A computed fold for a 291-nucleotide RNA from a Halobacteriovoraceae bacterium, annotated as Bacterial RNase P class A.
RNA sequence: CGAGAGGAGUUGGUUAUCGCGAGGUUUUCUUCGAGGAAAGUCCGGACACCAUAGAGCAAUAUAGCGGGUAAUGCCCGUCCACCGUGAGGUGAGGACAAGUGCAACAGAAAGCAAGUACAGUUCGGCUGUAGUGAAAUCAGGUAAACUCUAUAUGGUGCAAGCUCAAAUAGGCCAACGUUUUACAGCUGCUCGUUGGAGUUGGCGGGUAGAGUGCUCGAGUUUGUCAGUAAUGGCGAACCUAGACGAAUGAUAGCCCCAAAGACAGAAUCCGGCUUACUCUCCUCUCGGUUC
Numbered sequence: 001c002g003a004g005a006g007g008a009g010u011u012g013g014u015u016a017u018c019g020c021g022a023g024g025u026u027u028u029c030u031u032c033g034a035g036g037a038a039a040g041u042c043c044g045g046a047c048a049c050c051a052u053a054g055a056g057c058a059a060u061a062u063a064g065c066g067g068g069u070a071a072u073g074c075c076c077g078u079c080c081a082c083c084g085u086g087a088g089g090u091g092a093g094g095a096c097a098a099g100u101g102c103a104a105c106a107g108a109a110a111g112c113a114a115g116u117a118c119a120g121u122u123c124g125g126c127u128g129u130a131g132u133g134a135a136a137u138c139a140g141g142u143a144a145a146c147u148c149u150a151u152a153u154g155g156u157g158c159a160a161g162c163u164c165a166a167a168u169a170g171g172c173c174a175a176c177g178u179u180u181u182a183c184a185g186c187u188g189c190u191c192g193u194u195g196g197a198g199u200u201g202g203c204g205g206g207u208a209g210a211g212u213g214c215u216c217g218a219g220u221u222u223g224u225c226a227g228u229a230a231u232g233g234c235g236a237a238c239c240u241a242g243a244c245g246a247a248u249g250a251u252a253g254c255c256c257c258a259a260a261g262a263c264a265g266a267a268u269c270c271g272g273c274u275u276a277c278u279c280u281c282c283u284c285u286c287g288g289u290u291c
Base pairs, nucleotide, nucleotide: 001287002286003285004284005283006282007281008280009279012255013254014253015252016251017250018249020033021032022031023030024029035263039274040273042272043271044270045269046268047157048156049155050154059153060152061151062150063149064078065077066076067075068074079093080091081090082089083088094148095147099146100145101142102141116130117129118128119127120126161212162211163210164209171203172202173201174200175199176198183195184194185193186192219238220237221236222235223234224233225232226231
């Protein structure tokens, strides 16, 4: 210098003006305000409601061995197999000696159909040899083929659920009435007249709507100890969106930079996986050249 392998980090900072959402001591003031993937919704949990004596069938998932974790199909270590010159990478990696199925070429034949050549023969594809092939009256291959074995899994998802509560139906209770009168219309009142078997009130119900669930959490940053590692223990500091016709933006400068571009917008929360995308750094391997 070229070609590669593994890993770590980043997804700009800042000032001014105007604006938006939420909170505060509420109007002028002040605090906070998207991501590494918020994405796909593919796994695993928390939480909530429903179901649930126990056992089994079915379905789905997983599969060397050991460890981590709230849990996992995730992660770490290691053995073996395969790929690579190498750094390294990949692996659903139990069972084909229960049963069923499948298989290129060659071969008569890869299992019930057809029977090759030669020799023997008790004339029976009986025996031997030759020939094809990885394998020939199979204890050959194949299970991300059916299947078997072992283990695990109840269902639905915050539009869960809970609370308050205009309205409607049906329900319950009370009063009056169905005895020509409770009630209603004419009509503000009395009478009259017409209709008339229910009327009124309360409880309860639960729609619209509102509140709650809702963000302090397996939390973030950091120190130290244990462990090969994943990870765990202990300590310190910090509070960092909570909306629902759904806020997080615009303009103008400056800085870092080769270039402020790319993928992309929270919707109950968390741990993974996968996919999209910008830039930088570190370690290692192989080859070439020079000293």

It is recorded under the gene name rnpB.
Its Rfam family is "Bacterial RNase P class A". Rfam links the family to the GO terms ribonuclease P activity, dimeric ribonuclease P complex and tRNA processing. Rfam classes the family as a ribozyme.
The sequence is in RNAcentral, with records from ENA.